[in-house]
Context: one part of a larger RNA
RNA sequence: GAAUGAACGUUGGCGGCGUGGAUUAGGCAUGCAAGUCGAGCGCUCAUAGCAAUAUGGGAGCGGCGAACGGCGUAGGAAUUCAUAGGAACGUACCCUCAGGCCGGGGAUAGCUACGGGAAACUGUAGGUAAUACCCGAUGAUCUCUGCGGAGCAAAGGUGUGAUUCCGCCCGGGGAGCGGCUUAUGUGAUAUUAGCUAGUUGGUGAGGUAAUGGCUCACCAAGGCAAAGAUGUCUAGGGGGUGUGAGAGCAUGGCCCCCACGACCGGAACUGAGACACUGUCCGGACACCUACGGGUGGCUGCAGUCGAGAAUCUUCCGCAAUGGACGAAAGUCUGACGGAGCGACGCCGCGUGCGGGAUGAAGGCCCUUGGGUUGUAAACCGCUGUCAGAGGGGAUGAAAUCUUCGGAGGUACUCCUCCGAAGUUGACAGAGCCUCAAAGGAAGCACGGGCUAAGUACGUGCCAGCAGCCGCGGUAACACGUACUGUGCGAACGUUAUUC
Repeated sequence: GAAUGAACGUUGGCGGCGUGGAUUAGGCAUGCAAGUCGAGCGCUCAUAGCAAUAUGGGAGCGGCGAACGGCGUAGGAAUUCAUAGGAACGUACCCUCAGGCCGGGGAUAGCUACGGGAAACUGUAGGUAAUACCCGAUGAUCUCUGCGGAGCAAAGGUGUGAUUCCGCCCGGGGAGCGGCUUAUGUGAUAUUAGCUAGUUGGUGAGGUAAUGGCUCACCAAGGCAAAGAUGUCUAGGGGGUGUGAGAGCAUGGCCCCCACGACCGGAACUGAGACACUGUCCGGACACCUACGGGUGGCUGCAGUCGAGAAUCUUCCGCAAUGGACGAAAGUCUGACGGAGCGACGCCGCGUGCGGGAUGAAGGCCCUUGGGUUGUAAACCGCUGUCAGAGGGGAUGAAAUCUUCGGAGGUACUCCUCCGAAGUUGACAGAGCCUCAAAGGAAGCACGGGCUAAGUACGUGCCAGCAGCCGCGGUAACACGUACUGUGCGAACGUUAUUC
């Protein structure tokens, strides 16, 4: 000098864009953060109606989602990550190609009745539906195979009407994603020198989607290590970031990719996918409820609270946009996200006026008492209107979707694509522009011995104090304190900490 997720002191006008729990991965009150589908299913309630029926709601079965998104960096020095490869694999939704969708059955929740329990919850009996479950048929390009053969599937819905729409089943291919594996690179320490028995390899088997000591039986005695094994300490990795002419050194906050974690430890279930943050089970600590028998909970989601700390924000608005889940769609949900709020925390921009104005006013300070300086500075005169203020106005972020009508094409009055017209959607922000008033509302901080730009007076008297280094202060202090003045930077300026 540059830099920071900074903090502290003094000061503080506006805006844009960023950014903000670095410490206790400490404990958490409260609300919200994952639902959706009635065009899969039976039932039930309300409203309107005499009724048929229509509209809306509810719990339950069922499907898809909940493995994404969001948060954190505890652990981990290698089953991590980065780069470049590899072969023995999987894949719901999506795209594409080809084929199929036949006949039956038994339950169960909801519901009703009777109970148990303080609650959480739960039992027995009866009875009901399905795109829930099961059986049979048909099967191959699918699977197994000793090549003879054997085995494996399906579901309907909407609608007046389905070869055509939405789905269902088997198989091939693709895209994207994921699992596995190899090499190289990826901290400190030798005041850690030896480490290792599933250890290293083989055969066989089991297991897995798949390779493999992944696991097991048997056999062999190997494997790693001074190019640092093993141990100990520290640490998420990378893209990047800071600095520097570069080499390098330091670093990994926000954003993106990957990994890992979800009160602590362990385990599996479901599923295409988890050994699963707001799922299940077991053990533990902690907290809460209890009728003492027993139960409930997990903010390292968004806000917020306590604690510790030098220190880090609102218990806000909205799904209008982008994206996601579900749905045929309308739409619902979405603390993702879009916004607003708070903080000079950072960067950038703008302003705090402009021109004239000397008898150089008054006041302050210095003085050799002549004067000098503050200083065109002020007053005063004229002007302008950036920002802030008040009023108006409303570009843009909105294009889609959907409804209605018309038209064109695809064998199509249920579908798809395109075109035109009308209607419909803004949480928040609100520009340029117009009008009004008014110099009015907006300057400080540090420093002045040398390094280093900038000095005088008074007070103090090795005291009080200053200090980055050298060093100042013991009665004329340019170094302490105050005043005046000057210098530097400026909505900031200094200090502290850290990196180059």